Predicted 3D model of a 596-nucleotide part of an RNA (large-subunit ribosomal RNA, domain I) from a Deltaproteobacteria bacterium. Its Rfam family is "Bacterial large subunit ribosomal RNA". The organism belongs to Myxococcia, within Bacteria. The RNAcentral record of the full RNA draws on ENA.

[in-house]
Context: one part of a larger RNA
RNA sequence: GGCAGACGGUGGAUGCCUUGGCGCCAAGAGGCGAAGAAAGACGUGGAAGGCUGCGAUAAGCUCCGGGGAGCCGCCUAACAGGCUUUGAUCCGAAGAUUUCUGAAUGGGGAAACCCAUCCCGGGUAGUGUCGGGAUAUCCGUAACUGAAUACAUAGGUUGCGGAGGCUAACGAGGAGAACUGAAACAUCUCAGUACCCUCAGGAAAAGAAAACAAUUGUGAUUCCCCAAGUAGCGGCGAGCGAACGGGGAAGAGCCCAAACCAGGUACGUGUCAAGCCCGAAAGCGUUGCGUAUCCGGUGUCGAGGGACCAAUCGGACGGAGUUUCGGAUCCGUCGGGAAGUCAAAAAUCCGUUACCUAGCUGAAGCAUUGAAAAUGAUGCACCAUAGAAGGUGACAGUCCUGUAAGCGAAAGGUAUACGGACUUCCUGGGUUGUGUUCCCAAGUACCACGGCUCACGUGGAAUCCCGUGGGAAUUUAGGAGGACCAUCUCCUAAGGCUAAAUACUCCUUGGCGACCGAUAGUGAACUAGUACCGUGAGGGAAAGGUGAAAAGAACCCCUUCGAGGGGAGUGAAAUAGAACCUGAAACCGUCUGCUU
Numbered sequence: 001g002g003c004a005g006a007c008g009g010u011g012g013a014u015g016c017c018u019u020g021g022c023g024c025c026a027a028g029a030g031g032c033g034a035a036g037a038a039a040g041a042c043g044u045g046g047a048a049g050g051c052u053g054c055g056a057u058a059a060g061c062u063c064c065g066g067g068g069a070g071c072c073g074c075c076u077a078a079c080a081g082g083c084u085u086u087g088a089u090c091c092g093a094a095g096a097u098u099u100c101u102g103a104a105u106g107g108g109g110a111a112a113c114c115c116a117u118c119c120c121g122g123g124u125a126g127u128g129u130c131g132g133g134a135u136a137u138c139c140g141u142a143a144c145u146g147a148a149u150a151c152a153u154a155g156g157u158u159g160c161g162g163a164g165g166c167u168a169a170c171g172a173g174g175a176g177a178a179c180u181g182a183a184a185c186a187u188c189u190c191a192g193u194a195c196c197c198u199c200a201g202g203a204a205a206a207g208a209a210a211a212c213a214a215u216u217g218u219g220a221u222u223c224c225c226c227a228a229g230u231a232g233c234g235g236c237g238a239g240c241g242a243a244c245g246g247g248g249a250a251g252a253g254c255c256c257a258a259a260c261c262a263g264g265u266a267c268g269u270g271u272c273a274a275g276c277c278c279g280a281a282a283g284c285g286u287u288g289c290g291u292a293u294c295c296g297g298u299g300u301c302g303a304g305g306g307a308c309c310a311a312u313c314g315g316a317c318g319g320a321g322u323u324u325c326g327g328a329u330c331c332g333u334c335g336g337g338a339a340g341u342c343a344a345a346a347a348u349c350c351g352u353u354a355c356c357u358a359g360c361u362g363a364a365g366c367a368u369u370g371a372a373a374a375u376g377a378u379g380c381a382c383c384a385u386a387g388a389a390g391g392u393g394a395c396a397g398u399c400c401u402g403u404a405a406g407c408g409a410a411a412g413g414u415a416u417a418c419g420g421a422c423u424u425c426c427u428g429g430g431u432u433g434u435g436u437u438c439c440c441a442a443g444u445a446c447c448a449c450g451g452c453u454c455a456c457g458u459g460g461a462a463u464c465c466c467g468u469g470g471g472a473a474u475u476u477a478g479g480a481g482g483a484c485c486a487u488c489u490c491c492u493a494a495g496g497c498u499a500a501a502u503a504c505u506c507c508u509u510g511g512c513g514a515c516c517g518a519u520a521g522u523g524a525a526c527u528a529g530u531a532c533c534g535u536g537a538g539g540g541a542a543a544g545g546u547g548a549a550a551a552g553a554a555c556c557c558c559u560u561c562g563a564g565g566g567g568a569g570u571g572a573a574a575u576a577g578a579a580c581c582u583g584a585a586a587c588c589g590u591c592u593g594c595u596u
Stems, first nucleotide, its partner, number of pairs: 001595009015581001016545002020516002022513007029505002031166002039101003042055003046079001049075003061095002064092003070083003106115003116135007137163009170201001171199004181188001185235001211218002222249005232240002253497003260297002263294007275284002277327006302475001304440004308435001309433005315334006335427006348421005353415005359407003365380004381398002383387001389401003446470006456482001477492005532539002552580001555567004
């Protein structure tokens, strides 16, 4: 030196564990903000570094409930000083305070800083100074003022109301790639995806047929299953990819414009006539008529509808017009009926019920071994609408928290629950008929050209939507049924509103898992978006486990009053000693044996 064995060191694999994650389900909530948000800076404790909480009233203040013996948050023990059955700490409802920055909004600014003006108040002999409030911009609205320039307008000032910023995904709109695939690549694909912008809601969007269908019919929209990888489209390549129809979820329908009537305003016109609801009489006469516009009534549809006109049916009472009588019309009250504020108009209150935001009651076991009893085991018991789960010195239905079951709110909140106030509507209209007199959404439909969208790449290319240029009709009309024409059928564009079924989860509560178990699972089980790196945008870790309980090793010895170690002591165990459960391998030793 090698090999082997034994015993160690080093190292931190493995096993076991879980405070943390991951995924899903159900319910809730679906926003916060000029009444100053989100996010921060700086402070704040007797002593105070970090986290948490809070804000100069600063680990807190007031009050109302719950609760019932200890408490002054965590790392973090001790000390000092306090609080508490006159109910503290703690939990929940409501309120007060809430520095400075930040949309940041008096002006400025290199965020957390600097400097103001006006009014009110404190202080001073007075100034300086201190405290409180107001002072940004834009939009809407109302009023007051007010140029060039007479009226006016622009502009200015003030009051009131609103906006601004943040936010995970879901939504609508605008704008819009490339890598890639086509085994290259250009049409095509990826894909109307990613990224960017605008806007909104708890959902959004869509939505009550100018729709489908096919000679039978359906009857707003949305979503799911099938139809179907079919029909089609396609350098007919790669690929893209419906609809009809059927089955389900949900279910809800409405309001205007116009014609016509009445009134207001402006302009025009007209003069004793027309007109003033009709008939008769008296009376009035800037009343009438036309146009424009505003408001109210009416009206809303496809076996076309409505207006106008006529006929007919209809609760009571009162009032109106220049006057009287009769009729008609209009308005109001009562009565009767209907609906409703999260659809079609809208504000709020009260009560009940249910739920949420603290909680409460809640059955039943002892002995032996052991460090420890609950298991094993044994013995004999008990409860169970409770044998879910977690904890407790080893594995607990009967020890603790709980579980089954039941109960509970001063205050605040939720309910598209119920009822009542209340509000609105109908009765003030309905039905029928005739006429052809009027209306039924115009730079629209449609056409040409250029695009786009439809599964559909210009194709025979309908449909939808844009740009440019032309440019209709009004029910004997117009659009659609995949060029176009005819027949036939369906529907009525060019105005608007509309729950539910659907999508999502930053967040709250409860639950589940043939999900992970510290190189896994979130990047983060621990002072984690921390330390650290980068000018910056940004990048981004490592790091869990003594023991049942600190009982965390008094005292002695070696040593530098060190580190470390040896005794002693604790403990079931110290080769569980804090570099602490288990403690693999590489690697390094000590001893013994064999061998060179």